RNA sequence: GGGGACGUAGCUCAGUGGGAGAGCGUUCGGUUCGCAUCCGAGAGGUCGUGGGUUCGACCCCCAUCGUCUCCA
Numbered sequence: 001g002g003g004g005a006c007g008u009a010g011c012u013c014a015g016u017g018g019g020a021g022a023g024c025g026u027u028c029g030g031u032u033c034g035c036a037u038c039c040g041a042g043a044g045g046u047c048g049u050g051g052g053u054u055c056g057a058c059c060c061c062c063a064u065c066g067u068c069u070c071c072a
Stems, first nucleotide, its partner, number of pairs: 001071007010024004018055001026042005048064005
């Protein structure tokens, strides 16, 4: 220098054009003499960044940044 994969909640990850989600974690409440377990509820996201296509983009296109990897 060139090719590929990945980037979504604190962590691990789903989500292939119209509602942004799960598990774990965390907070509050219930249960207990107390803790754990269990049960219920909540908070938490400019979907890496910028632009484009579209009535509408996490999703399609372009550029760019970061991580990993292959080639040179």
Predicted 3D model of a 72-nucleotide RNA (transfer RNA) from an Oscillospiraceae bacterium. Its mean pLDDT, the model's own confidence on a scale to 100, is 84. Its Rfam family is "tRNA". The family's RNA type in Rfam is transfer RNA. NCBI's taxonomy places the organism under Bacteria, Bacillati, Bacillota, Eubacteriales, Oscillospiraceae.